[in-house]
């Protein structure tokens, strides 16, 4: 300093946690790819604390990077 879907990442005290890739389905096609449309998928590392309310703030722990 980072930890948020299979991967890469955004977010910030209050909204159904945004997006890309990937996956699945449909359209298209002679068949694929590409393209278009739609869908599923995140107990936000763990455990406490503060707060009316925590992914966000605080403490400890675990793991990665320098």
């Nucleotide at each position: 300093u980072c930890g948020u879907a299979g991967u890469c990442c955004a977010g910030u005290g209050g909204a159904u946690a945004a997006g890309a890739c990937g996956u699945c389905a449909g359209c298209c096609u002679c068949c694929g790819a590409a393209g278009c449309u739609g869908a599923a998928g995140a107990u936000c590392g763990c455990c406490g604390g503060u707060u009316c309310g925590a992914u966000u703030c605080c403490a400890g722990c675990c793991g990665g990077g320098c």